[in-house]
Predicted 3D model of a 72-nucleotide RNA (transfer RNA) from a soil metagenome. Its mean pLDDT, the model's own confidence on a scale to 100, is 80. Its Rfam family is "tRNA". Rfam links the family to the GO term triplet codon-amino acid adaptor activity. Rfam classes the family as a transfer RNA.
RNA sequence: UCGGGAGUGGUGCAAACGGGAGCACACCUGGCUCUGAACCAGGAGAUGGGGGAUCGUGCCCUCCCUCCCGAG
Numbered sequence: 001u002c003g004g005g006a007g008u009g010g011u012g013c014a015a016a017c018g019g020g021a022g023c024a025c026a027c028c029u030g031g032c033u034c035u036g037a038a039c040c041a042g043g044a045g046a047u048g049g050g051g052g053a054u055c056g057u058g059c060c061c062u063c064c065c066u067c068c069c070g071a072g
Base pairs, nucleotide, nucleotide: 001071002070003069004068005067006066007065010025011024012023013022019055027043028042029041030040031039048064049063050062051061052060
């Protein structure tokens, strides 16, 4: 430099055809308990960045950033 793949809460993963982002663990609050764990109830928290197409994008187009694999 070229080709391919990936980037979603703290972590690991979902989200056929574009229709408004969910699960588990972790965390916080309350309950239970002599205390804690477990258990029960509730809660906060995310689409790598910019631009574009669209009524509407995590998903499409474009540029850039980071990581992985391959070629030279």